Record summary
Bacterial RNase P class A from a Gammaproteobacteria bacterium, 352 nucleotides, folded computationally. Taxonomically the source falls in Gammaproteobacteria (Bacteria, Pseudomonadati, Pseudomonadota).
RNA sequence: CAAGUCAGCCGGAUAAUCGCUGGCAUCUUCGGGUGCUGGAGGAAAGUCCGGGCUCCGCAGGGCAGGGUGCCAGCUAACGGCUGGGAGGCGUGAGCCUACGGAAAGUGCCACAGAAAAUAUACCGCCCCGCUACUUAAAGUAGCGGGGUAAGGGUGAAAUGGUGCGGUAAGAGCGCACCGCGCUGCUGGCAACAGCAGUGGCAGGGUAAACCCCACCCGGAGCAAGACCAAAUAGGAAAGCAAUGGUGCGGCCCGCACUGCUUUCGGGUUGGUCGCUUGAGGCGUAGAGGUGACUGUACGUCCAGAUGAAUGAUUAUCCUCGACAGAACCCGGCUUACAGGCUGACUUGUUUG
Numbered sequence: 001c002a003a004g005u006c007a008g009c010c011g012g013a014u015a016a017u018c019g020c021u022g023g024c025a026u027c028u029u030c031g032g033g034u035g036c037u038g039g040a041g042g043a044a045a046g047u048c049c050g051g052g053c054u055c056c057g058c059a060g061g062g063c064a065g066g067g068u069g070c071c072a073g074c075u076a077a078c079g080g081c082u083g084g085g086a087g088g089c090g091u092g093a094g095c096c097u098a099c100g101g102a103a104a105g106u107g108c109c110a111c112a113g114a115a116a117a118u119a120u121a122c123c124g125c126c127c128c129g130c131u132a133c134u135u136a137a138a139g140u141a142g143c144g145g146g147g148u149a150a151g152g153g154u155g156a157a158a159u160g161g162u163g164c165g166g167u168a169a170g171a172g173c174g175c176a177c178c179g180c181g182c183u184g185c186u187g188g189c190a191a192c193a194g195c196a197g198u199g200g201c202a203g204g205g206u207a208a209a210c211c212c213c214a215c216c217c218g219g220a221g222c223a224a225g226a227c228c229a230a231a232u233a234g235g236a237a238a239g240c241a242a243u244g245g246u247g248c249g250g251c252c253c254g255c256a257c258u259g260c261u262u263u264c265g266g267g268u269u270g271g272u273c274g275c276u277u278g279a280g281g282c283g284u285a286g287a288g289g290u291g292a293c294u295g296u297a298c299g300u301c302c303a304g305a306u307g308a309a310u311g312a313u314u315a316u317c318c319u320c321g322a323c324a325g326a327a328c329c330c331g332g333c334u335u336a337c338a339g340g341c342u343g344a345c346u347u348g349u350u351u352g
Stems, first nucleotide, its partner, number of pairs: 001348010012317007020039008041323001045334002048332005053221004060253004065217005070084005085099001086097004100212002105210002107206003122152002124148010160178006179201001180199008225273004235264006244258004280302001281300005287294002
C1' cells in the first nucleotide's frame, strides 16, 4: 500500500419566525391565555418465538396434538445468547450446522448397471474334458463343466482401504498399518479426546421419511378487560332438555352451575380508565466471570396520540442525507439501509 475477517458508533447540524402535542405551575369571560419542561427507531418493519398484564368459577388428571433436539452455563423465559465438543468450508483471521437413535420396526435409494438385497456375473481371470487346425508338443478357435470377485465397466454409493505374502487364478485366505466393534485406563462437570489390549470383524445410505427416545406446552388476547352516561322491542319464531345441557382449541374422567342452540329483527357506534415507574433505560465509578452476564454506589423520569401529536419557511455548514413513524409493554430473531467513522486480527506485495 492492497485485499479480507470480527466487533462497535453516527445516520444530518446550527440559528430565527410561526405551528402541533403530554406534564407542571398560574390566570380565566371556562372558549382558552401565559411561563417552564418533555416529545419516534436501529430497526419503530415482519408478526417469527418467549414472557409481563387482563379475562375465562377449579387452567385438576389423562389421551391425542404441537414444539425443541451435542454438552455446560446466562436469562423472567425462549426455538435466544455465551463458551466448549464433533462434523464441514476457508492459505488464514474466521464462518456454517434442522448436531438424540439406523443393533425396535416399516418405507425409499430414479436412470445406468450383472447386481442397490434372500445378492449376484456384463467384459474378464484360472482349472478340467471334448472337437478342429498342427508331424507331435506348445499354441489358437468352438462347446460343456467347475472355481473366482483381485482387474475393467455403470453409478452419488458395488459389500472395508493400502501394501506384502500366498494361490491353478483369486479372496481377511494370512500378516502390517488404517478403519470398525468390545473391554480397560487417563484427562475433562460433560459432550468428547488420547492410550493400551482384543476380535478378522461385514452390506451401506436416508429420520428436513413414518417411527422410537428425552425434555417442554391450558385457552384467548388492549378491538384483552373495568367503569360511567344514554337509548331501545323485558322483540318474534323453531328445536333440544335432568339418563340432558352449559362452562374460551379436540376427546375422556373429575368438578361447578342449571337451562341451552339456531334464524330474523331492534337499540347503543358517546366518554373515562387501562396508558406508561419498568424482569427498566442511560451516564459515571468500581468488583467478579474466558464470555454471555451478575452485584454495589451515585445521578437522571426518560413519548402516550385516539380520523391518530414533532410540521412549515428563511439563512448558513457539509458526510449533500439511505431504510424508514410508537398505538399495552418488554427480551430476542429475521429482513431493509445512501454515506461516514473507530478498534483488533489475517493474507499478499514493497522498502528499511
It was read from a public genome assembly, where an Rfam model found it.